[in-house]
Molecule: Bacterial RNase P class A
Organism: Rhizomicrobium sp.
RNA sequence: UCAGAUGGCCGGAUGGCCGCUCUUCGCCGCGCGCAAGCAAGGCGGGGAGAGGAAAGUCCGGGCUCCACGGAGACACGGUGCCGGAUAACGUCCGGCGGGGGCGACCCCAGGGACAGCGCCACAGAAAACAAACCGCCAAGCAGCCUUGGCUGCGGCAAGGGUGAAACGGUGCGGCAAGAGCGCACCGCGCGCACGGCAACGGACGCGGCACGGCAAGCCCCACCGGGAGCAAGACCAAAUAGGGACGGCACCUGGCCUGUUUCCGGGCCGCUGUCCGGGUAGGUCGCGCGAGGCGUCCGGCAACGGGCGUCCCAGAGGAAUGGUCAUCGCCUGCUUCGGCAGGGCACAGAACCCGGCUUACAGGCCAUCUGACGCA
Numbered sequence: 001u002c003a004g005a006u007g008g009c010c011g012g013a014u015g016g017c018c019g020c021u022c023u024u025c026g027c028c029g030c031g032c033g034c035a036a037g038c039a040a041g042g043c044g045g046g047g048a049g050a051g052g053a054a055a056g057u058c059c060g061g062g063c064u065c066c067a068c069g070g071a072g073a074c075a076c077g078g079u080g081c082c083g084g085a086u087a088a089c090g091u092c093c094g095g096c097g098g099g100g101g102c103g104a105c106c107c108c109a110g111g112g113a114c115a116g117c118g119c120c121a122c123a124g125a126a127a128a129c130a131a132a133c134c135g136c137c138a139a140g141c142a143g144c145c146u147u148g149g150c151u152g153c154g155g156c157a158a159g160g161g162u163g164a165a166a167c168g169g170u171g172c173g174g175c176a177a178g179a180g181c182g183c184a185c186c187g188c189g190c191g192c193a194c195g196g197c198a199a200c201g202g203a204c205g206c207g208g209c210a211c212g213g214c215a216a217g218c219c220c221c222a223c224c225g226g227g228a229g230c231a232a233g234a235c236c237a238a239a240u241a242g243g244g245a246c247g248g249c250a251c252c253u254g255g256c257c258u259g260u261u262u263c264c265g266g267g268c269c270g271c272u273g274u275c276c277g278g279g280u281a282g283g284u285c286g287c288g289c290g291a292g293g294c295g296u297c298c299g300g301c302a303a304c305g306g307g308c309g310u311c312c313c314a315g316a317g318g319a320a321u322g323g324u325c326a327u328c329g330c331c332u333g334c335u336u337c338g339g340c341a342g343g344g345c346a347c348a349g350a351a352c353c354c355g356g357c358u359u360a361c362a363g364g365c366c367a368u369c370u371g372a373c374g375c376a
Base pairs, nucleotide, nucleotide: 001372002371003370004369005368006367007366008365009364010363012328013327014326015325016324017323018322020049021048022047023046024045025044026043027042028041031038032037051347055358056357058356059355060354061353062352063229064228065227066226076225077224078223079222080221081095082094083093084092085091096110097108098107099106100105111220112219116218117217118214119213120212133160134159135156136155137154140153141152142151143150144149145148168186169185170184171183172182173181187209188207189206190205191204194201195200233285234284235283236282243276244275245274246273247272248271249270254269255268256267257266258265259264292311293310294309295308296307297306298305299304329345330343331342332341333340334339
């Protein structure tokens, strides 16, 4: 210098003018009150006012209401190497194993296939327990021809071919040809010192190789899981229906309930007044001090935890966070290189809150690291 890897950060700036939402202070103040004071509303000053994702609503929690005596079983859903972090998680950190990259580094739904069932398309001889299409052989038995050759019975699975996958790989020996048939190394399985909390690694020994793959098919094992969500929910409360208490009027016929039926008895069914209650429109709360931000020290490889100091940081609700002007920055085009013109500036905008994940994102900055080339 070029090409990359990982982590973190910013994501238009400053000022003037005019507005919006919330809040605080001062003054005035309809109205209430004996007064102190409260106070609708108005005016003026001060302060604050979108994001790294506010998004998707995919996980986990707080909070609220509903349900629920405890335990177990079953069903359903979720998670799935090991250890740790955390309020919790499917998140994060550190490891292990496997895969990719020269490397920094990246990726992995990564428990169980000797519990059982099921599946393995097409092609292919054969897809799970064996099997032989092309092929190899002529040692054994037999036949034919002329020593030798050909063929049948037969032996084989090395080579070819099919497939995502074909019953270990390479080499030497061996053989008629072959084959773990024998041997060495590698792989695999089993055992076992030892190391590690564990996943796992593994010296050494044994076994000639069996035990194909799929559990993002059913299933088995372990662990976790009540439901609904701020339109949760609570309060105030015009109106309407139905309800209750007390009182007034009416109480003829009839109906209903009840004492098992009849007789007989009791209660209710009407109109109306006051109050309670109800809860719609509307209003208030929930609703901004929190698993909080920043700085620093300590423990830890880290995620994270602890101590101290410091700060208060949006709360709308038909829904504020804007408009305009100037200067600068950025991008695009032109250029006589002095500038000029245009764009209106990435993705996108809170709605109960918090921790994550995922997705979108013009442009730019910082730190550490890797590879190549060059120079000293």